About this RNA:
The prediction has a mean pLDDT of 79. A computed fold for an 85-nucleotide RNA from a Eubacteriaceae bacterium, annotated as c-di-GMP-I riboswitch aptamer. It matches the Rfam family "c-di-GMP-I riboswitch aptamer". Rfam links the family to the GO term cyclic-di-GMP binding. The source organism's lineage runs through Bacteria, Bacillota, Clostridia, Eubacteriales and Eubacteriaceae. The sequence was found by an Rfam model in a public genome assembly.
RNA sequence: UAAAUCUAAAAGCAAAUUUAGUGAAAACUAAAGACGCAAAGCCUCGAGUCUAAGGGGAAAAUCCUACGAUCGUCAAGCUGCCACA
Numbered sequence: 001u002a003a004a005u006c007u008a009a010a011a012g013c014a015a016a017u018u019u020a021g022u023g024a025a026a027a028c029u030a031a032a033g034a035c036g037c038a039a040a041g042c043c044u045c046g047a048g049u050c051u052a053a054g055g056g057g058a059a060a061a062u063c064c065u066a067c068g069a070u071c072g073u074c075a076a077g078c079u080g081c082c083a084c085a
Base pairs, nucleotide, nucleotide: 005085012037013036017032018031019030020029021028022027035072041078042077044075046074047073048070049069050068054065055064056063057062
């Protein structure tokens, strides 16, 4: 110096839930909150999942569909803090 594992400290992120707002919804944003996280940082070509406004089908019930979301579901790419054994 590099890789794997264990661990202390500092710093960081923030699930459920609540309030307010946006949205057709899924969900997102802000504040509170803390279940967890060493990439729970960035990014999204791909897979999965959620929603179905618009569009299409149906006599109706309702069904299909992403150009809407999610990466704290998986995976690819880029970057990255500290220290003990």